Predicted 3D model of a 72-nucleotide RNA (transfer RNA) from Candidatus Nitromaritima sp. SCGC AAA799-A02. The sequence is in RNAcentral, with records from Rfam. The coordinates come from a structure-prediction model, not an experiment, and the mean pLDDT is 83. NCBI's taxonomy places the organism under Bacteria, Nitrospinota, Nitrospinia, Nitrospinales, Candidatus Nitromaritima. The same sequence occurs in records of 2 taxa.

[in-house]
RNA sequence: GGGCGCGUAACUCAGUGGUAGAGUGCUGCCCUCACAUGGCAGAAGUCACAGGUUCGAACCCUGUCGCGCCCA
Numbered sequence: 001g002g003g004c005g006c007g008u009a010a011c012u013c014a015g016u017g018g019u020a021g022a023g024u025g026c027u028g029c030c031c032u033c034a035c036a037u038g039g040c041a042g043a044a045g046u047c048a049c050a051g052g053u054u055c056g057a058a059c060c061c062u063g064u065c066g067c068g069c070c071c072a
Stems, first nucleotide, its partner, number of pairs: 001071007010024004018055001026042005048064005
């Protein structure tokens, strides 16, 4: 330098054009003498960044950045 894949909540990931979700974690309450387990509720997101297409983009297109793998 070229090719491919990945980037979504604190962490691990789902979501492939129409309300951004799950598990774990975190906060509060219930339960318990207390802790753990369990139950209920809640907070937490510029969907890596910018532009484009579209009535509508996390999703499609282009560029950039970061990480991984392969080739030279």